[in-house]
Molecule: SAM riboswitch aptamer (S box leader)
Organism: Sulfobacillus acidophilus
RNA sequence: CUCUUAUGGAGAGUGGCAGAGGGACGGGCCCGAUGAUGCCACGGCAACCGAUAUCAGGCGGUGCCAAAUCCUGCAGCAUGUGCUGGAAAAUGAGAG
Numbered sequence: 001c002u003c004u005u006a007u008g009g010a011g012a013g014u015g016g017c018a019g020a021g022g023g024a025c026g027g028g029c030c031c032g033a034u035g036a037u038g039c040c041a042c043g044g045c046a047a048c049c050g051a052u053a054u055c056a057g058g059c060g061g062u063g064c065c066a067a068a069u070c071c072u073g074c075a076g077c078a079u080g081u082g083c084u085g086g087a088a089a090a091u092g093a094g095a096g
Stems, first nucleotide, its partner, number of pairs: 001096007013042005021031003025073004043065003047062004069088001074085005
């Protein structure tokens, strides 16, 4: 990187460095010099796998800690806004 599969309206932030864009992409809507995004430290959450041993604990491997995956994109149905399914992206597990 590709393929298969599962999940998503729950949960969880402080400090330091640095300094302009960031929230995957298009549209929208937001966050951001009262310092975002990113990196590091510490702290926290508990989704998957594993160990222990059977029901919890967060021990190990990943993951996560603005907003529903922030909403939406495509299709169907009802209808001017909803519902259902899908796509895409993310993460885990397995395979190449």